[in-house]
Context: one part of a larger RNA
RNA sequence: GACGAACGCUGGCGGCGUGCCUAACACAUGCAAGUCGAACGGAGCACCCUUGACAGCGGCUUCGGCCAACGGAAAGGAAUGCUUAGUGGCAGACGGGUGAGUAACGCGUGAGUAACCUGCCCUUAAGAGGGGGAUAACACAUCGAAAGGUGUGCUAAUACCGCAUAAAAUUAUGGGAUCGCAUGAUUUUAUAAUCAAAGAGUUAUCGCUUAAGGAUGGACUCGCGUCUGAUUAGAUAGUUGGCGGGGUAACGGCCCACCAAGUCGACGAUCAGUAGCCGGACUGAGAGGUUGAUCGGCCACAUUGGGACUGAGACACGGCCCAGACUCCUACGGGAGGCAGCAGUGGGGGAUAUUGCACAAUGGGGGGAACCCUGAUGCAGCAACGCCGCGUGAAGGAAGAAGGUCUUCGGAUCGUAAACUUUUGUCUUUGGGGACGAAUGAUGACGGUACCCAAGGAGGAAGCCACGGCUAACUACGUGCCAGCAGCCGCGGUAAUACGUAGGUGGCAAGCGUUGUCC
Numbered sequence: 001g002a003c004g005a006a007c008g009c010u011g012g013c014g015g016c017g018u019g020c021c022u023a024a025c026a027c028a029u030g031c032a033a034g035u036c037g038a039a040c041g042g043a044g045c046a047c048c049c050u051u052g053a054c055a056g057c058g059g060c061u062u063c064g065g066c067c068a069a070c071g072g073a074a075a076g077g078a079a080u081g082c083u084u085a086g087u088g089g090c091a092g093a094c095g096g097g098u099g100a101g102u103a104a105c106g107c108g109u110g111a112g113u114a115a116c117c118u119g120c121c122c123u124u125a126a127g128a129g130g131g132g133g134a135u136a137a138c139a140c141a142u143c144g145a146a147a148g149g150u151g152u153g154c155u156a157a158u159a160c161c162g163c164a165u166a167a168a169a170u171u172a173u174g175g176g177a178u179c180g181c182a183u184g185a186u187u188u189u190a191u192a193a194u195c196a197a198a199g200a201g202u203u204a205u206c207g208c209u210u211a212a213g214g215a216u217g218g219a220c221u222c223g224c225g226u227c228u229g230a231u232u233a234g235a236u237a238g239u240u241g242g243c244g245g246g247g248u249a250a251c252g253g254c255c256c257a258c259c260a261a262g263u264c265g266a267c268g269a270u271c272a273g274u275a276g277c278c279g280g281a282c283u284g285a286g287a288g289g290u291u292g293a294u295c296g297g298c299c300a301c302a303u304u305g306g307g308a309c310u311g312a313g314a315c316a317c318g319g320c321c322c323a324g325a326c327u328c329c330u331a332c333g334g335g336a337g338g339c340a341g342c343a344g345u346g347g348g349g350g351a352u353a354u355u356g357c358a359c360a361a362u363g364g365g366g367g368g369a370a371c372c373c374u375g376a377u378g379c380a381g382c383a384a385c386g387c388c389g390c391g392u393g394a395a396g397g398a399a400g401a402a403g404g405u406c407u408u409c410g411g412a413u414c415g416u417a418a419a420c421u422u423u424u425g426u427c428u429u430u431g432g433g434g435a436c437g438a439a440u441g442a443u444g445a446c447g448g449u450a451c452c453c454a455a456g457g458a459g460g461a462a463g464c465c466a467c468g469g470c471u472a473a474c475u476a477c478g479u480g481c482c483a484g485c486a487g488c489c490g491c492g493g494u495a496a497u498a499c500g501u502a503g504g505u506g507g508c509a510a511g512c513g514u515u516g517u518c519c
Stems, first nucleotide, its partner, number of pairs: 001518003005515005012390006018383002020348001025346003029343003034090003039087002042084005048077004054071001058067003097301003106226008116218002121214007129163001131161002138153006169194011199206002227273003234264003239261004244256003276298004280291004303324005326337004354380001356379003362376001363374004393423004403414004427460001429455005437446001463508005468489003474503005484491002
């Protein structure tokens, strides 16, 4: 000097940041990923139409009843609107958290892929013909305490499945050209085989299929760099290589069969310990040392271990299956759960915040849109935790007041300090006005906030540490090697500038000291 700090004393305001470093310990409760009715069939509600039981009012009446209009149970119908459990699509692989593991192509940096994939998006070319069978929802029945099933029957689609069409696609075989160090690459050609599609909407339009290219994102390979220990010296059998296969988007012992016996290592293998890496941060004149909170990039993980499914993408934090530990429910037969998301709780700890507001902005998902969702984010709350800024008044004022302290008793000092006079209004208080952020209209959580105007009144706002030397700052009393101080040297045993208190002084100041860690 620095800090994600803590502790002691003290504490007025604002702005901007930061805030579980420990138990990757366990978690009550709420929320954190949905959306599309312009893919689909239902169901419910509303509205509409038809028939119209029935009641009352009115008119006529021969008192039996009749007439027309309004209301309207119930039934049937069909268009529209709204809602939505289900089928279907897209998104739940992003965003958010944590640093347990990892000494590794994990990260950083520089190359490579003639060994690769890429939904949504952009560009280009071509296409979308004709059929089929189901199934959820629903209804009925039924099992179960529940979670959740089972059977029968009905139905739709942009769900599913054949057929047709088929080139610049794929595969196989053959030929030609150009290029490459090469496995080969690019291109052209012939034959054969194989693979597509979906519609919605009033229109505009939005979708669907195939192929090529781009963009973006990813995958893999390699050079170099990346902590400590030799009181760890040998390690290794899928081990090293080959051939052939399997598998993958793709190369590869990635996996397998066979063959060979290799491969790594004092330029430190193996083993053990520690650790996420980096941009950066702190310090230092620099070289360097230390570090990896916040912000940004990459990686890994999601109760522990394992596994795959779906998908363009996961071996998937708020998906699935199995096993383990733990917790909860149970009718004891069986079930449910995963905060290292945001708040919050217990626990641990020297120590770290609200179960807040809003989608107004930015961004993300869905949707044609309106819009919906978004604890991302924007804000507010708490904390002197940090940095920065401001204030606690200003000018005048000597009878140098009173009082305190010291005193050689003369005085000295606190000290222009106070009182007193004049004055200001930053912050504060009260009242009034009141935004930008919002995009061509509408839309503001923050927020009646910032800011502006007016008024009131010095009123409401100073402490902490030190004073022997290092080191700026001294006297008195108390104590008497006691009580105590102390970073080092050292103070204290009767005049202690070193202990305690007081006065004074010095330093810093809404902070000041102490402790811890790094340079």